[in-house]
This is a predicted structure of a 129-nucleotide RNA (SAM riboswitch aptamer (S box leader)) from a soil metagenome.
RNA sequence: UUCAUCACGAGAGGCAGAGGGACGGGCCCGAUGAAGCCCGGCAACCGGCCGCCGGCGCGGCGGAUCGUGCCGCGGCGGGCGGCGAGGUGCCAAUUCCCGCAGGAUGGGGCACCCAUUCUGGGAGAUGAG
Numbered sequence: 001u002u003c004a005u006c007a008c009g010a011g012a013g014g015c016a017g018a019g020g021g022a023c024g025g026g027c028c029c030g031a032u033g034a035a036g037c038c039c040g041g042c043a044a045c046c047g048g049c050c051g052c053c054g055g056c057g058c059g060g061c062g063g064a065u066c067g068u069g070c071c072g073c074g075g076c077g078g079g080c081g082g083c084g085a086g087g088u089g090c091c092a093a094u095u096c097c098c099g100c101a102g103g104a105u106g107g108g109g110c111a112c113c114c115a116u117u118c119u120g121g122g123a124g125a126u127g128a129g
Base pairs, nucleotide, nucleotide: 001129002128003127004126005125006124011039013038014037015036019029020028021027023099024098025097026096040091041090042089045087046086048083049082050081051080052079053078056074057073058072059071060070061069095123100120101119102118103117104116105115106114107113108112
C1' cells in the first nucleotide's frame, strides 16, 4: 500500500498481582480479583484433507451431415458444503458508543444548534497479498 471481514461464537481452571477497554471525549470492566503467562475454548482467513457442481484436456461410444450428446480418466484451478491435530487470529459490552459528511423525523433562542435514526467516509483490529 491492495483486498476481505468486523451484530455470531468462545471456562464459575492454574500462576500472578493493578490495571484494562488503540487514540480523544463519554460510558464501562476490575481485590466476588485487571494486564501478562499457562491450560482450556471459539472460529475458519491461509494451508491441508474429503464430497458435490462447473469448466479444461485426453480417450472411448452413439448419431445421417452440421450443431452436438453420453461415458471414463487426468491434472488445474473456479463455486458450494464438510472436517479441523498445521500457520495466524480471537474469547465483557456491535470495533462498547461517538469523533468527519450528508439524508429523514422531532425540538429550540431557527443563515445556527440539540435529540433520535439511517447512509457513506475516517480511524482501528485481524487475515491474505
RNAcentral holds the sequence, with entries from MGnify.